[in-house]
RNA sequence: UCCUUAUCAAGAGCCAGGGGAGGAGUUUGGUCCUUUGAUCCUGCGGCAACCUGUUUACCUAAUAAGGUGCCAAAUCCAACAGACGUUCUUUGUCUGACAGAUAAGGG
Numbered sequence: 001u002c003c004u005u006a007u008c009a010a011g012a013g014c015c016a017g018g019g020g021a022g023g024a025g026u027u028u029g030g031u032c033c034u035u036u037g038a039u040c041c042u043g044c045g046g047c048a049a050c051c052u053g054u055u056u057a058c059c060u061a062a063u064a065a066g067g068u069g070c071c072a073a074a075u076c077c078a079a080c081a082g083a084c085g086u087u088c089u090u091u092g093u094c095u096g097a098c099a100g101a102u103a104a105g106g107g
Base pairs, nucleotide, nucleotide: 001107002106003105004104005103006102007101008100013044015043016042017041018040022033023032024031027079028078029077030076045071046070047069049068050067051066052064053063054062055061075099080096081095082094083093084092
């Protein structure tokens, strides 16, 4: 980097240091965060999604925090399709797809 499978409405610092203007995955439209210092990096702290360990006969659940990961807002919302409903050339709800992120396995 590619493929497969699974999950993504829960959870977790208004901490300290660095740094200095944008950031929330890409595009568009919104909306929000941000010099009261964000995104990002480091340290500490924490969460428990997957793997792993322990307990359980199994399922399952609990537990630990070893390997990754994560710690603003549903993957922030919508944009593609379908169904239902509707105040009926308008808007809402649900489902799926596409894409993305994470984990495990494989090439």